[in-house]
RNA sequence: CAAGUGCUCCAGGGUCGGUGUAAGUCCGAACCGGCGGUAGAGUCCGCGAGCCUCGGCCCUCGGGCCCUGGUUGAUCCGGUGUGAUUCCGGAACCGACGGUGAAAGUCCGGAUGGGAGGAGUGCUCG
Numbered sequence: 001c002a003a004g005u006g007c008u009c010c011a012g013g014g015u016c017g018g019u020g021u022a023a024g025u026c027c028g029a030a031c032c033g034g035c036g037g038u039a040g041a042g043u044c045c046g047c048g049a050g051c052c053u054c055g056g057c058c059c060u061c062g063g064g065c066c067c068u069g070g071u072u073g074a075u076c077c078g079g080u081g082u083g084a085u086u087c088c089g090g091a092a093c094c095g096a097c098g099g100u101g102a103a104a105g106u107c108c109g110g111a112u113g114g115g116a117g118g119a120g121u122g123c124u125c126g
Base pairs, nucleotide, nucleotide: 001126003124004123005122006121007120008119009118010117015029016028017027018026030106031105032095033094034047035046036045037044042093043092050071051070052069055066056065057064058063075091076090077089078088079087097109098108099107
């Protein structure tokens, strides 16, 4: 230094006002943006989470875990440059599921969860 194999830790952000019996959900204005890749990305490619599902195992028969597949939102123009839908300038757009005297990216909930991945450390081996 490389490979293999354990352990530990980390790993999602976001409001003011107005109307109204009632709205952080409507209206006006605002704010936020997981992970890996790549010239630095919410909008490119891929992944995670969410939802559905073939198959398998377990079960207190409510369901749980593994795995396969499906589904899953949104960007253009100009400039610089070897290279940028990533930078600079401008103008746009998007946001799971359930709940909630009023309709949710921002409130409550599953979630003190899960996790793409990241960091550190031990052992083995060449």